The prediction has a mean pLDDT of 82. This is a predicted structure of a 517-nucleotide part of an RNA (small-subunit ribosomal RNA, 5' domain) from Theonella swinhoei. Rfam family: Bacterial small subunit ribosomal RNA. Its family is annotated with ribosome and structural constituent of ribosome in the Gene Ontology.

Context: one part of a larger RNA
């Protein structure tokens, strides 16, 4: 000099746009952060009503609200960086694979059958909860048919499905959309796995390995492979650093130099690990699963002592640590997600506000004139010099701020209605797809933004002044107080302390510390 997820001192007017526990991967009180779908399916309230009643209930809200079986999604999204020096990342290839939902194609979508939860009884528990009998469905579950795949000793074995929900209609049937189910081949997207090359320090770390290193067979994965096992074989690494110990997520990139390098790895963005600590499966396409399940363990809680309940490295938000890091906010308006045919519902992702001068940008604290060079300070050789055109004092202007009024866009998209076309269909229904109309959606927000009004009016500090290094006199202090970044300054005329006055650089900042080139 430049930087900086900075902190301290002083000081502090507005705006845009970022950024914001770097330390305890300590410990969390409390709301929320993953749900939808009744067009899969059986159930089905209660309160409340100016209503009916045979006074026993009924209507109606309402087949709504709520559970419950089932489907899909909780494997995204978001958060840490604790492990991890390579099972990780970056790069260039590679074969022996998987893939829900999407997309193209090609067919199917036949016929039965048993259960259960809900709920009705009984019961155990103090609670979390459980146990029992009995009913009941269904895109749940099980068989049989029926095959283009698989396997074959070519004779053969085996292996599927599920409906809903509209219109029409001669109504148990029939046509027909529309959402799905099932196999099979293809596609695309997302992943699993191999090489090969790079990738920190320490040799005061020199040997290091026995499923090791390879072979044949098995067995086992979606899938190659000692990935696991029976046999053989004795191999394999290593001074081009094996092995072991510390340290660390990695990268695109950041930061700093002419570059070459050096240092770093916050926010963005990509991979990876991890979810109180260790271990284990299940389910699933797909997890060895943050807010699922299970054993152990520390830890808080509840207990009726018999048992249980949790997991903020999600978003606020408390405690602690600490130099230091913020609201227990508003919305699903807009963009992505999940669920649904839609409507729509959820969405601490996301979109805004809020707090912090933390950082980068920009704007402002007024312009013009104005010598009696006013007062007042300060220095002096006492004549004068300087603060200084600076104030006053007149003209003038009104950026921000203030007050009042008016008021956005956010391209778009989505509903609802009605009208025209097309597609499909026997159909003018229905369904889809386009155009037009017309009403209708905004958290941010009465915010930006315009307009009007008043008035220099609300708005400047901080750090140096001996050298390096721009900027100096004057009291005070007298190796004392004290200053220092280095040199050094201070014992009676200090430009170095400490005060004023004056100057100098910066400026909503200034300086100091710390780190880094």
């Nucleotide at each position: 000099g430049a930087a900086c997820g900075a902190a301290c001192g002083c000081u502090g007017g507005c705006g845009g746009c970022g950024u914001g526990c770097u330390u305890a991967a300590c410990a969390c009180a409390u709301g929320c952060a993953a749900g939808u779908c009744u067009u899969a399916c059986g159930g089905g309230a209660a309160a409340g009503u100016u209503c009916c009643u045979u006074c026993g209930g009924g209507a109606c809200c309402g087949g709504u609200a709520c559970a419950g079986u089932g489907g899909c999604g909780g494997a995204c999204g978001g958060g840490u960086g604790a492990g991890u020096a390579a099972u990780g990342c970056a790069u260039a290839g590679g074969a022996a694979c998987g893939u829900g939902c999407c997309c193209u194609u090609a067919g199917a979508u036949g016929g039965g059958g048993a259960a259960u939860a809900a709920c009705c009884g009984a019961g155990g528990g103090a609670a979390a909860c459980c146990u029992u009998g009995g009913c009941u469905a269904a895109u749940a579950c099980c068989g049989c048919a029926u095959a283009u795949a698989u396997c074959u000793a070519c004779g053969g074995a085996c292996a599927a499905a599920a409906g809903g929900c509209g219109g029409c209609u001669u109504a148990u049937a029939g046509c027909u959309g529309c959402c799905g189910u099932c196999u099979a081949a293809g596609g695309a997207u997302c992943g699993g796995c191999c090489u090969a090359u790079g990738u920190c320090g320490c040799a005061u770390u020199a040997g290091c390995u026995u499923g090791u290193a390879g072979g044949u067979g098995a067995g086992g994965u979606a899938a190659c492979g000692g990935c696991u096992c029976a046999c053989c074989u004795a191999g394999g690494c290593a001074a081009c650093g094996a092995u072991g110990c510390g340290u660390a997520g990695c990268u695109g990139g950041u930061c700093u130099g002419a570059g070459a390098g050096g240092a770093u790895g916050a926010u963005c963005a990509g991979c990876c690990a991890c979810a109180c600590u260790g271990g284990g499966a299940c389910u699933g396409a797909g997890a060895u699963a943050c807010g699922g399940c299970c054993c152990a363990g520390a830890c808080u809680c509840c207990u009726a002592c018999g048992g249980g309940a949790g997991g903020c490295a999600g978003c606020a938000g408390u405690g602690a640590g600490g130099a230091a890091u913020u609201u227990u906010g508003c919305a699903c308006a807009a963009u992505g997600g999940g669920g649904g045919c839609a409507a729509c519902c959820c969405u601490g992702a996301u979109g805004c506000a809020g707090c912090a001068a933390c950082g980068c940008c920009g704007c402002g604290u007024g312009a013009g004139u104005g010598a009696a060079g006013a007062a007042g300070g300060c220095c002096u050789u006492g004549c004068g010099g300087u603060c200084g055109u600076a104030a006053a004092g007149c003209u003038c202007u009104u950026u921000c701020g203030c007050u009042a009024g008016g008021g956005a866009a956010a391209u778009a998209g989505g509903g609802u209605u009605g009208u025209c076309g097309g597609a499909u269909u026997a159909a003018u229904a229905g369904u889809c797809c386009g155009a037009c109309a017309a009403c209708u959606u905004g958290a941010u927000g009465g915010u930006a933004c315009c307009u009007a009004g008043a008035u220099a009016a609300g708005a400047a500090g901080c750090a140096c002044c001996g050298g390096c290094u721009a900027a100096u006199u004057u009291c005070g202090u007298g190796c004392c107080a004290g200053c220092a970044g280095c040199c050094g300054c201070g014992g009676u005329a200090a430009u170095a302390c400490g005060a004023a006055a004056g100057g100098u650089g910066c400026a909503a900042g200034c300086g100091u510390u710390g780190u880094u080139c």